A computed fold for a 1420-nucleotide RNA from uncultured Sphingobacterium sp., annotated as small-subunit ribosomal RNA.
The source organism's lineage runs through Bacteria, Bacteroidota, Sphingobacteriia, Sphingobacteriales and Sphingobacterium.
The sequence is in RNAcentral, with records from SILVA.
Its mean pLDDT, the model's own confidence on a scale to 100, is 83.
RNA sequence: AGAGUUUGAUCCUGGCUCAGGAUGAACGCUAGCGGCAGGCUUAAUACAUGCAAGUCGUGGGGCAGCAGGGGUGUAGCAAUACAUCUGCUGGCGACCGGCAAACGGGUGCGUAACACGUACGCAACCUUCCCGUUACUGUGGCAUAGCCCAGGGAAACUUGGAUUAAUACCACAUAUUAUAUUGAGGAGGCAUCUCUUUGAUAUCAAAGCUUCGGCGGUAACGGAUGGGCGUGCGGUUGAUUAGGUAGUUGGCGGGGUAACGGCCCACCAAGCCUACGAUCAAUAGCUGAUGUGAGAGCAUGAUCAGCCACACGGGCACUGAGACACGGGCCCGACUCCUACGGGAGGCAGCAGUAAGGAAUAUUGGGCAAUGGACGAAAGUCUGACCCAGCCAUGCCGCGUGAAGGAUGAAGGUCCUCUGGAUUGUAAACUUCUUUUCUCUGGGGCGAAAACCAGCUAUUCUUAGCUAUUUGACAGUACCAGAGGAAUAAGCACCGGCUAACUCCGUGCCAGCAGCCGCGGUAAUACGGAGGGUGCAAGCGUUAUCCGGAAUCAUUGGGUUUAAAGGGUCCGUAGGCGGAUAAUUAAGUCAGAGGUGAAAUCCCACAGCUUAACUGUGGAACUGCCUUUGAUACUGGUUGUCUUGAAUUAUAGUGAAGUAGAUAGAAUGUGUAGUGUAGCGGUGAAAUGCUUAGAUAUUACACAGAAUACCGAUUGCGAAGGCAGUUUACUAACUAUAUAUUGACGCUAAUGGACGAAAGCGUGGGGAGCGAACAGGAUUAGAUACCCUGGUAGUCCACGCCGUAAACGAUGGUCACUAGUUGUUGGGUAUUUAUACUCGGUGACUAAGCGAAAGUGAUAAGUGACCCACCUGGGGAGUACGAUCGCAAGAUUGAAACUCAAAGGAAUUGACGGGGGCCCGCACAAGCGGUGGAGCAUGUGGUUUAAUUCGAUGAUACGCGAGGAACCUUACCAGGGCUUAAAUGUAAGUUGCAUAGAUCAGAGAUGGUCUUUUCUUCGGACUACUUACAAGGUGCUGCAUGGUUGUCGUCAGCUCGUGCCGUGAGGUGUCAGGUUAAGUCCUAUAACGAGCGCAACCCCUACCGUUAGUUGCCAGCAUGUAAAGAUGGGGACUCUAGCGGGACUGCCAGUGCAAACUGUGAGGAAGGUGGGGAUGACGUCAAAUCAUCACGGCCCUUACGUCCUGGGCUACACACGUGCUACAAUGGUCGGUACAGAGGGCAGCCACUGCGUGAGCAGGAGCGAAUCCUUAAAACCGAUCUCAGUUCGGAUCGGAGUCUGCAACUCGACUCCGUGAAGCUGGAAUCGCUAGUAAUCGGAUAUCAGCCAUGAUCCGGUGAAUACGUUCCCGGGCCUUGUACACACCGCCCGUCAAGCCAUGGAAGCUGGGGGUGCCUGAA
Repeated sequence: AGAGUUUGAUCCUGGCUCAGGAUGAACGCUAGCGGCAGGCUUAAUACAUGCAAGUCGUGGGGCAGCAGGGGUGUAGCAAUACAUCUGCUGGCGACCGGCAAACGGGUGCGUAACACGUACGCAACCUUCCCGUUACUGUGGCAUAGCCCAGGGAAACUUGGAUUAAUACCACAUAUUAUAUUGAGGAGGCAUCUCUUUGAUAUCAAAGCUUCGGCGGUAACGGAUGGGCGUGCGGUUGAUUAGGUAGUUGGCGGGGUAACGGCCCACCAAGCCUACGAUCAAUAGCUGAUGUGAGAGCAUGAUCAGCCACACGGGCACUGAGACACGGGCCCGACUCCUACGGGAGGCAGCAGUAAGGAAUAUUGGGCAAUGGACGAAAGUCUGACCCAGCCAUGCCGCGUGAAGGAUGAAGGUCCUCUGGAUUGUAAACUUCUUUUCUCUGGGGCGAAAACCAGCUAUUCUUAGCUAUUUGACAGUACCAGAGGAAUAAGCACCGGCUAACUCCGUGCCAGCAGCCGCGGUAAUACGGAGGGUGCAAGCGUUAUCCGGAAUCAUUGGGUUUAAAGGGUCCGUAGGCGGAUAAUUAAGUCAGAGGUGAAAUCCCACAGCUUAACUGUGGAACUGCCUUUGAUACUGGUUGUCUUGAAUUAUAGUGAAGUAGAUAGAAUGUGUAGUGUAGCGGUGAAAUGCUUAGAUAUUACACAGAAUACCGAUUGCGAAGGCAGUUUACUAACUAUAUAUUGACGCUAAUGGACGAAAGCGUGGGGAGCGAACAGGAUUAGAUACCCUGGUAGUCCACGCCGUAAACGAUGGUCACUAGUUGUUGGGUAUUUAUACUCGGUGACUAAGCGAAAGUGAUAAGUGACCCACCUGGGGAGUACGAUCGCAAGAUUGAAACUCAAAGGAAUUGACGGGGGCCCGCACAAGCGGUGGAGCAUGUGGUUUAAUUCGAUGAUACGCGAGGAACCUUACCAGGGCUUAAAUGUAAGUUGCAUAGAUCAGAGAUGGUCUUUUCUUCGGACUACUUACAAGGUGCUGCAUGGUUGUCGUCAGCUCGUGCCGUGAGGUGUCAGGUUAAGUCCUAUAACGAGCGCAACCCCUACCGUUAGUUGCCAGCAUGUAAAGAUGGGGACUCUAGCGGGACUGCCAGUGCAAACUGUGAGGAAGGUGGGGAUGACGUCAAAUCAUCACGGCCCUUACGUCCUGGGCUACACACGUGCUACAAUGGUCGGUACAGAGGGCAGCCACUGCGUGAGCAGGAGCGAAUCCUUAAAACCGAUCUCAGUUCGGAUCGGAGUCUGCAACUCGACUCCGUGAAGCUGGAAUCGCUAGUAAUCGGAUAUCAGCCAUGAUCCGGUGAAUACGUUCCCGGGCCUUGUACACACCGCCCGUCAAGCCAUGGAAGCUGGGGGUGCCUGAA
C1' cells in the first nucleotide's frame, strides 16, 4: 500500500465483499510448564447458610460466665477434694456512657442534569477527630438503664413497682477577640458592603479518670482536611416533537437554612424560555482513559483511579460535625418466612455460595504476617478492606517437546509416461552428545520494619537513638545442589482466484461447499477421503462486535448536463459574505510570562524480577482552560472622506411585455331565398352517416362563436409560465449616450410572500369549429385501439380554487478574469457609404483548459470569490403512517421491515431491425422440362416382430454410410457348442499318431472310428501340442479426442508488422470517389508495407507447328479380293502422345486523370477469367462419424468374447422423400438403312458354326489386347394403327422354362405363352436449368458367383427457348443508423394467475402490560 465482483471487451460512477488490528468474549478440535493480569456484559431477578463494625473496665453501676485470693463448713493426720460466703483481684456477658458506624466494600436503576469535565467565584457558608495560640476547668441538683420483685404473650417483645451510678442529664457562678443590640473614629473595596480601633448593655461554658508521669473537658482565634453553593464553556438522537411556562419571570416584606436564592409564603407587576432548536419523546451514569487510525476522526466507558446516583419499590424525618443513612428508624406497597391465627420477622447492587435467566463468567478456602482503617493510654480486639492460596489456555509474555552425524537415498505409503522412476526424506533405523523441563533426594529465602518488654546513651524531662529478644497466612513455596535417563510433552486450520500451499481415488446439479466471485449434471487442484504441501503453534479455527481499508458524509478530503443530485420562477426577512482611503480601538489573531491541566495510562531513558510480560524511578507530554503584559498587517467595532459597485435623473430609442376597451377581413357552421339533379361524403378498400321531404355543388342576404393566413425568420420581448390581425388608453421593462445627482445605499437568500402551461374543480354566461367519455361502421383470431361517421364534458368569457409538467439548456444566482473566426438583432461613433470600431442581446464553428466519455469552450461544463438548494447502491417508494394545505381530485413533507449483488453513465466490437443507401446470385422475373395425382422401384418415419442390427433427421437426413443383405456379409433374434480361445510374434521343450483321406452320429459346429505320411544340402524347414508373456468386444461416451467430411461458399472476405489516433476496449490501414467476377485495379488519403484468400501456375477440351509412325492411317505407286489397308510400301492426311506456339484489352476508335468500360471494329480456331475440372481463407453450426481407422476414460471376461445351424435386416393399415414407366399420333408396332465416344476383359471377354420361339446350350478361332471380343439408340426411309382405356399403358396373376450358386421357400435375375390393373397430363404447393446448357437418346464401368441397377459414376448422339429488368420473395457482401440484444431477435422482456412460504400493515373480536386524567377511601 490494496484486491475481487456489473461487460463479449472498455473507461467511469457506485454499492457489496476480503486481506489488518482489537475484545471482560462464546463455540469446535487439541493441550507440557511457568510468570503477570482478568473472570455474571443477561434478571437493579429471588435468595438457604456462614461471615463482612465494632471498640473502650484508664467514664460508670455492677458480677451472669472464666480464673485467682480470702473466710466458713464437711471428709481427712495432712496434702487435697467438695459445698458455701465474699467484687477482694485478673478480667468481663448484658446494661448506662463515649467515639466509630456518613469510611471502607458493591452496583449502574435512575439521571440529558451545574450530574460530569474544565476554569473561575463565595464581600453568602460549615468543618468531629488533627496542629498552633490564649484563657478556663468553681458549686449544686433531679433522674434512669442495669440488678431485684410482680405480671402479660406462642413468640417478637413488653407492662407495673422498688432501688442505684457516671465523662448521661439539669441548674447556678465566672468569661473573651464569641453572639445580639447600640455609640464614636480610621482604612479599603466589588453594588449589597469588608477590615480595624475604642465604648455600653444583654446572653451562652466545662468532666472527670489516674499507677500522679499523664490522659481528658470548656470557650475563642488561626491553620489543615473534608464538604456546601453559584457561574462561563464542553460532550447523544429525533422537527413525522413548534411553541412552552402561573411559583411561571421579576419586585417589596417575611419565614426557613451552615449559607445565597420562589427554597417557601403574603402582596404587586406581566413577565421568562424558544429556529444559535424551547417544550416533548427516545436512549444513556460522566471523566481520566481504552480500541483503531498517518492524522483529523470514529467507536467504547470491563478491570485501575476521580466524581455522581442507588441500596426490595415509593415516601419521610430523627440522631449527628457530617446522612435524609446498603448490614439505623417510621409509614405505605409487593414478595418471602414463623405463628398457638391473636400477632410478628426480613431485605447479599458486601465476601463466598444457591436457584433462575443465558452462548457465557470462579472457592460456602487461609490469614490479619504485611499495607490501610475503627476504638483504646497501651497491650490489644475487630476488619470477606487487604494480603495470599484454589478454579478457568480468558488474555499477554517466556520456556520446552531434543542436538550433531547418518544414503542401500531401506521398508511401507502416495503418484507416474510403470522391466523403471519421483516423493515422503537425513526423515527413520543406527552412532555420539546434552539435560532446560521431568522424577527422586537434600538444602532453603527476601518479604520483618517494629510495637511491647529489658538494658544503655543523650535530653529542653518530654522524647530520640542504640543493643538484645519476639512476630510469616503464603510455604516441606521461589531459588540452589546432587542422581537418573531422550527419557514426560503437537496440534489446528487451510491448499479455485482474492491468498502462501497439488495430485490420486470416490461421488455425479446427488451428497455437499461457500467471506465475495462461485464450485458439483462421469476425467471436480472448489464436495468426501488419502498422500503431499502451506501457515500459525500450546494453541489453531469459527461466530459476534468495534475501528481501519471507506476520499463510501469528503474540516483535512467528494459531488449535482447525460451516472444519485439545481428548488418551476421572481421578490424579500433573519443569517452569511462584501469596493477605495485615513484615524482610532484591540473583540478575533499573534507573541512573552504566570496558574492550572490529580495519580495511573501513552512516549523516552534508566533500574528490579535469569529474559519478557509485569513493576519501580525520573523526564517529556497532556495539543485544553484561566489570568496578565505586549504587537496591530489582516478581519471586526467606531468616526471621517472618496467614486469605480449600486441607484436616481435627462435625452434618444426598442419590442408578439402586461391590463382594459374598440374594430377588421378571410374561413367555418347555421338560417332564409334562388339555380340545379342524383348522388354526396369517406377510405388502403369500404361501411356507418347525409340525400328525391331535393342533399353535395353554386348565388344572394342574415346570424353566431372561435382563431388571426401572407409578413414570419436559429427574429423579438418577458423572471419564469408564456406572448402574434389592426387600433386607443393606462402600466411596466430594457438598451445606448451624458464625467448630472446620492455616496457602498451591494450580492445571496433558510422560514415567508407573489406569479405559475395543460388538465381538473365551483358559480354564472357562451358554445361556430375541434373534441376525452359514449354510440355506430370498419380492421382483426379478438380490437374495450390505430382508420371512418357522429358526439357530451371541455376548449371561450367573468370571478374564485388547484400549484403540478421531460415547468429542460435535463446546466441555481451574482461578480471578475482567460485565444480566435463567422452570422444576426437593437443602439452609438467615425468614414472613402465598401466598411471599421464600440455597448447590449441572440446563433454557428473552434484554441487552451476541463471532462468517464459524449461533449463544453467568453451565453463555460475553463480559472477564482460569495451565498442558497440538493445527492450518498438497486428495488420496496415518492409508497405507508402522521402532519399541513385543498370543495374534491390531490399536493407538500416523507420512512421502515424485507430483498438483490448489482442497478447505472458514456463509448467499443459484433449481431439484429416488418431502418436507410449501394451491389451480387437460376434469388425473382422471362422461358423450357419436371415433382405433387397413377402403377412400380428404392430410402425414411410409424406400426409390427423373437429379431425386424446400427448410424444419418430443416436448409446441410430420407436411390444417405451400402460402389451391390439368399448362406457368408451380419453387427440383430432363437437354439446348440467352446473358455488363453479365431490370428500373429518371441523364447524354451516335445511331436511327426498332426494335417490329409475314408466312414459313422449330428441341423451343423463338433465328436467317434479306421487308414496313411511332405521337403531336405540331414543342420533343418514346416506342422501340431505344452508352458510363459502380450487376448478379444460393431459394448458406452463424436459433449474427452485425432483424422476425415458436410454447410455458409468459390461468398470476397480474414488478418499481421511498424507508425499514427484514443485513458481504454479499440480505430486507422480494410474508409471515400470510380472500377471489377473479385479487398480486381486506379485516384485520393496518417498511413506504409505484408500474409492467408481472389487471380495465375496444374489437368481436360477447342487451333496450329514440330518430333515419332505400331496394333492406328492410306493420298500417290504396286499386289490382291465378291468386298475389305488384306499385302508390299508410304508419313502426305486422320489419329495417337510427347514437346512447343497461340489470347495479352496486345492493335484501332470513342469516353475517362487513371484503372477501366463501350464497339455488328480489325485480325484470329478462340476475345475480354474462351468452356469444363481440380483447388474451399480466418472461422460458424459442442454440425456428422468411437460402426472405416486410430485413441483417453468407463464397462464385460465359462461372456457384452468366440464358433455353428436356422431366421431376420425383404414384415405392412398407413405417411413422406427420391426415381422409373406411362397416360400416347412430335406417338405405338413391323420391316429396312446409317453415324459415336469412353471403357472392360484370362476362374475373363467371347468372333464364328450348330440347336432352341427365347433366356440359353453344345462345339470352338482370336485376345492379357490402338491388333481379338463388345449389334449404339433416338435419327432416316417405307408400311400399318386413326383418338379408343385403344395395336396406348404395362402393373398384377397363372403356367412353362433358362442361368448363377452347396442352396433361389422365406428372398435372385432373365425368357416364352397367357392375363391386361391404375392411369386420358395431375389441387394447394414446389424443384432443376442461361448453351453444346435444358430436354431427349442410347452406351460403358465399379461393386459382383448371381442380382432385386429404374441407383451411382462416366461416355458420346440429337439439340432448343428466354433474360424487359432488380419493385418484390430467398441467400449473401460493403457503408451507415437505432438498440435495454452478446448462449447475440429462435434475443431480451412485461403483467395476471394455482399451491406453499417469509416480512409488514389493516381487521369483527379475544387477552395481557404500562401511562394519563377525574372521583372515592386515605399512612407516616